Molecule: transfer RNA
Organism: Symbiobacteriaceae bacterium
RNA sequence: GCCAGCGUAGCUCAAUGGCAGAGCAACGCAUUCGUAAUGCGUAGGUUGCGGGUUCGAAUCCCAUCGCUGGCU
Numbered sequence: 001g002c003c004a005g006c007g008u009a010g011c012u013c014a015a016u017g018g019c020a021g022a023g024c025a026a027c028g029c030a031u032u033c034g035u036a037a038u039g040c041g042u043a044g045g046u047u048g049c050g051g052g053u054u055c056g057a058a059u060c061c062c063a064u065c066g067c068u069g070g071c072u
Base pairs, nucleotide, nucleotide: 001071002070003069004068005067006066007065010024011023012022013021018055026042027041028040029039030038048064050062051061052060
């Protein structure tokens, strides 16, 4: 330099055009003499960044940044 894949909550990952979710973690409450475990609940997101298409975009298109792999 060329090709492919990935980027979504603190972490690991879903959601393939129609309300952005789960598990773990965090916080609160219950339970306990207390802790752990368990149960219930709460909070946490400009979907890497910028544009475009569309009534509507995490999703499709363009550009760009980063990471991983392959080729040279």